Predicted 3D model of a 145-nucleotide RNA (c-di-AMP riboswitch aptamer (ydaO/yuaA leader)) from a Thermoflexaceae bacterium.
It was read from a public genome assembly, where an Rfam model found it.
RNA sequence: AGGAUGGGCAGGUCGAAUCCCGGCGCCUGCCGGGAACGGGGGAACCAGGACCAGGUUUUCAUUGGGGCUAAGCGCAUUCUCAUGCGCCGGUGACUUCCGACACCGAGCCCGACAGCUAACCCCGUAGACUCGUCGGAGGCUCUGG
Numbered sequence: 001a002g003g004a005u006g007g008g009c010a011g012g013u014c015g016a017a018u019c020c021c022g023g024c025g026c027c028u029g030c031c032g033g034g035a036a037c038g039g040g041g042g043a044a045c046c047a048g049g050a051c052c053a054g055g056u057u058u059u060c061a062u063u064g065g066g067g068c069u070a071a072g073c074g075c076a077u078u079c080u081c082a083u084g085c086g087c088c089g090g091u092g093a094c095u096u097c098c099g100a101c102a103c104c105g106a107g108c109c110c111g112a113c114a115g116c117u118a119a120c121c122c123c124g125u126a127g128a129c130u131c132g133u134c135g136g137a138g139g140c141u142c143u144g145g
Stems, first nucleotide, its partner, number of pairs: 011130004018035007036125006046115001064113001065110004072087006088105005094139007
């Protein structure tokens, strides 16, 4: 000199997960309030088919049902874990459409209970990454001539 690894700042990516004010604290923070963004509960109508009485037949059954999220369904293999394929959903750096390519389809919560749903009520504002795909046709923005 160069390379690898780790940390900080800045810019940027996925995501609702950001901004402002006041106070406390003094590396990254914490509390309160507001805005913004996001989620849930919750009428009528609609959907759904509950309740009461009687009869017949069949099947299943707490291994219930539901919510956030792209994170689902089916088939096959497999003792199981799991694997493969198809359909479908999502990400790839301003944005839309088309095509190709690469990758993801995890996790968490409610607690017997919730369709839609105006008023109304409640909750969240995390975390993980970082030089990163390309082509065609449009839109928009910035800079230079």
Overview:
It matches the Rfam family "c-di-AMP riboswitch aptamer (ydaO/yuaA leader)". About the family: This family represents a conserved RNA structure found upstream of the ydaO and yuaA genes in Bacillus subtilis and related genes in other bacteria. The ydaO/yuaA element is thought to act as a genetic 'off' switch for the ydaO and yuaA genes in its native state. It is believed that the element may be triggered during osmotic shock leading to activation of ydaO, a predicted amino acid transporter gene, and members of the yuaA-yubG operon which code for KtrA and KtrB K+ transporters. Its mean pLDDT, the model's own confidence on a scale to 100, is 77.